[in-house]
RNA sequence: GGGGUUGUGGCUUAGUGGUAGAGCACUCGCCUAGCACGUGAGAGGCCUGGGUUCAAUCCUCAGCACCACCU
Numbered sequence: 001g002g003g004g005u006u007g008u009g010g011c012u013u014a015g016u017g018g019u020a021g022a023g024c025a026c027u028c029g030c031c032u033a034g035c036a037c038g039u040g041a042g043a044g045g046c047c048u049g050g051g052u053u054c055a056a057u058c059c060u061c062a063g064c065a066c067c068a069c070c071u
Stems, first nucleotide, its partner, number of pairs: 001070002004067001006065002010024004018054001026042005047063005
């Protein structure tokens, strides 16, 4: 330099054109003499910017980052 893959809460990930779930972690209750475990509730997310569309996390274009491959 080239074509390609991936990008979703703090971490690991699911998901699909009709506004996103799970596990762990975190916070607050209950429990306990206290901690842990258990249990109930809660906060927190679609890499960025355009385009298409009534509607985009999803389709498309460009960019950025990571990864491996070729040179």